[in-house]
Molecule: transfer RNA
Organism: Candidatus Nealsonbacteria bacterium RIFCSPLOWO2_01_FULL_43_32
RNA sequence: GGACCCAUAGUGUAGCCUGGAUAACACAUCCCCCUGUCACGGGGAAGACCAGGGGUUCAAAUCCCCUUGGGUCCGCCA
Numbered sequence: 001g002g003a004c005c006c007a008u009a010g011u012g013u014a015g016c017c018u019g020g021a022u023a024a025c026a027c028a029u030c031c032c033c034c035u036g037u038c039a040c041g042g043g044g045a046a047g048a049c050c051a052g053g054g055g056u057u058c059a060a061a062u063c064c065c066c067u068u069g070g071g072u073c074c075g076c077c078a
Base pairs, nucleotide, nucleotide: 001074002073003072004071005070006069007068010027011026012025013024020058029045030044031043032042033041051067052066053065054064055063
């Protein structure tokens, strides 16, 4: 210098290819039930507008461009 992959609740992931309306699941947190108590179990709640910016579209986490951070591979010769 070139190519590719990743970035989504506190944590770990799905959703992206094939755009569709309230972004899902598990654990954690909080509340209730259960129990003599704790744990387990059951029910419920809160919590991310999707790394940042721009574009396309009626509509973008999803498509396109640029940037940032992390990772992998190739090249560094004339």